[in-house]
Context: one part of a larger RNA
RNA sequence: GGCGCACGGUGGAUGCCUAGGCACUAGGAGCCGAAGAAGGACGGGACGAACACCGAAAUGCCUCGGGGAGCGGUAAGUACGCGACGAUCCGGGGAUCUCCGAAUGGGGCAACCCACCGCCCGUCAUGGGGCGGUAUCCGCACCUGAAUCCAUAGGGUGUGAGAAGGCAGACCAGGGGAACUGAAACAUCUCAGUACCCUGAGGAAAAGAAAACAAGAGUGAUUCCCUCAGUAGUGGCGAGCGAACGGGGAAGAGCCCAAACCGAUGGGGGAACCCAUCGGGGUAGAAGGACCUCGAGAGAAGGGAAGGAAGGUUUGUAGGCGAAGCGAUCUGGAACGAUCCGGCGGAGGAGGUAAGACCCCUGUAGCCGAAACGGACCUGAACCCGCGAGGGAUCCUGAGUACCACGGGGCACGAGGAAUCCCGUGGGAAGCAGGGAGGACCCCCUCCCAAGGCUAAAUACUCCCUAGUGACCGAUAGCGAAGCAGUACCGUGAGGGAAAGGUGAAAAGCACCCCGGGAGGGGAGUGAAAGAGAACCUGAAACCGUGUGCCU
Numbered sequence: 001g002g003c004g005c006a007c008g009g010u011g012g013a014u015g016c017c018u019a020g021g022c023a024c025u026a027g028g029a030g031c032c033g034a035a036g037a038a039g040g041a042c043g044g045g046a047c048g049a050a051c052a053c054c055g056a057a058a059u060g061c062c063u064c065g066g067g068g069a070g071c072g073g074u075a076a077g078u079a080c081g082c083g084a085c086g087a088u089c090c091g092g093g094g095a096u097c098u099c100c101g102a103a104u105g106g107g108g109c110a111a112c113c114c115a116c117c118g119c120c121c122g123u124c125a126u127g128g129g130g131c132g133g134u135a136u137c138c139g140c141a142c143c144u145g146a147a148u149c150c151a152u153a154g155g156g157u158g159u160g161a162g163a164a165g166g167c168a169g170a171c172c173a174g175g176g177g178a179a180c181u182g183a184a185a186c187a188u189c190u191c192a193g194u195a196c197c198c199u200g201a202g203g204a205a206a207a208g209a210a211a212a213c214a215a216g217a218g219u220g221a222u223u224c225c226c227u228c229a230g231u232a233g234u235g236g237c238g239a240g241c242g243a244a245c246g247g248g249g250a251a252g253a254g255c256c257c258a259a260a261c262c263g264a265u266g267g268g269g270g271a272a273c274c275c276a277u278c279g280g281g282g283u284a285g286a287a288g289g290a291c292c293u294c295g296a297g298a299g300a301a302g303g304g305a306a307g308g309a310a311g312g313u314u315u316g317u318a319g320g321c322g323a324a325g326c327g328a329u330c331u332g333g334a335a336c337g338a339u340c341c342g343g344c345g346g347a348g349g350a351g352g353u354a355a356g357a358c359c360c361c362u363g364u365a366g367c368c369g370a371a372a373c374g375g376a377c378c379u380g381a382a383c384c385c386g387c388g389a390g391g392g393a394u395c396c397u398g399a400g401u402a403c404c405a406c407g408g409g410g411c412a413c414g415a416g417g418a419a420u421c422c423c424g425u426g427g428g429a430a431g432c433a434g435g436g437a438g439g440a441c442c443c444c445c446u447c448c449c450a451a452g453g454c455u456a457a458a459u460a461c462u463c464c465c466u467a468g469u470g471a472c473c474g475a476u477a478g479c480g481a482a483g484c485a486g487u488a489c490c491g492u493g494a495g496g497g498a499a500a501g502g503u504g505a506a507a508a509g510c511a512c513c514c515c516g517g518g519a520g521g522g523g524a525g526u527g528a529a530a531g532a533g534a535a536c537c538u539g540a541a542a543c544c545g546u547g548u549g550c551c552u
Base pairs, nucleotide, nucleotide: 001551002550003549004548005547006546007545008544009543015537016502017501020473021472022470023469024468025467026466027465028464029462030461031166032165039100040099041098042055043054044053046078047077050074051073052059061094062093063092064091065090066089070082071081072080105114106113107112115134116133117132118131119130120129121128136163137162138160139159140158141157142156143155144154171202172200173199174198175197176196182189186236212219213218223250224249225248226247227246233241234240254454255453256452257398261280262279263278264277265276266275267274268273285432287397288396289395290394291391292390293389294388295387302385303384304383310379311378312377313376314375315374316373317372319368320367321366325341327340328339329338330337342359343358344348350362351361352360403427404426405425406424407423408422409421413439434449435448436447437446438445489496490495509536512523513522514521515520
């Protein structure tokens, strides 16, 4: 030195555990903000920092409920207090709420600096201090008011829970909009109207009440699911893309304007008349309405989705009651284990308790409960909407619209025979004896009524709340984060981004003695165990030793 054996050190694998995660289910909730949000800065305790809580009324204030013996958070300790005259704690409502932040008096390098106006305090006076107000835009009302006579622009005052900003990295609509990639290269094409950017909104959004489909029979707004169907098509007919009709389901709802006409008010005009605003009227495709005639006449019948007094029911935001072994013996440190004997069960879900507990504790099933503030449903005052028949002369029925040409886009459809839908440029109707569609176009036929608007439900999603579930993870896993983590740390910055869990049933966390400067250790003591001593459960391997056998 090697190999082996024994015993250690180091190290932190493994096992077990779970305080944290992950994925879902059911119900709820789905917005907050100038009445100052989200998010912060700085402060507030008898006692340092941090977290949590709170805001100069600062570890809290008022009030109404709950609750019932301890309490002054984590968090021990000292000090000092509070509490059956009901504290701490839990819930409802309210008050306070510095400074920054949309930040809004002006400025600014966020949490700072400096003003003006009114009222008040203070000073002999100046300085100083307190409270309230003072941004912009928009709507409304009013005042003022140029070039320029009237006017208008502009300026100003008052007023309005008007707007702004945040977010849930989700869902929705709209405006923009790639490339890698695929086509075994690549350009049309694809990826894909995806990613991403912007705007806007809601609890959902969007769509929606036929100028629709269909096909000789019919359907009857929209949305979503299954199917039709990988069909018909489309396609360098490549790669690929990819319907609709029809059928079955979920849900179910239909309405309001514009116009004709009537009236009022104002304006123009000498007047007829015209224009504007408001009210009535009216809303359709077997055309409807105006208009004329007739009926009915009640704020009728009936309906009501936005808003809604009141009443009722139910539910949420604290809670309450809640059965049955202090059984015996054994093992053990400990009984919740074993044996024996009992009990309850509308409760044998779960967690805890020194081990494996239906009957020990918290609870669970079941039942009960709200002064206050909410939600839902039912009834429903007020309120809103709201009748029909005949006539067929006249009037109305959405215009720079429909449509056409050209250039684009979108439709499953790549210009194709290319309809239908949308946009740009140019042209440009009819108007009910009218017009559009039925995949070029024309005729017949059929269906429908554009150029105004509103509309629940079925659908999408989950930051969040409550209850629960898992052939989900178990500390290199599971969220990045089980521990004070978006922290430490890195970066000028945008941004990147960790590591780190476990004594014990209980601190009973080793009084005292010894060695040592200490660290550390040896006794003693606690404990079931200290080879559980805080560098603390178990304690693998690498790695490092001590002793010893064999070999060299």
RNAcentral holds the full RNA, with entries from SILVA. Large-subunit ribosomal RNA, domain I from Thermicanus aegyptius DSM 12793, 552 nucleotides, folded computationally. Its mean pLDDT, the model's own confidence on a scale to 100, is 87. NCBI's taxonomy places the organism under Bacteria, Bacilli, Thermicanaceae, Thermicanus, Thermicanus aegyptius.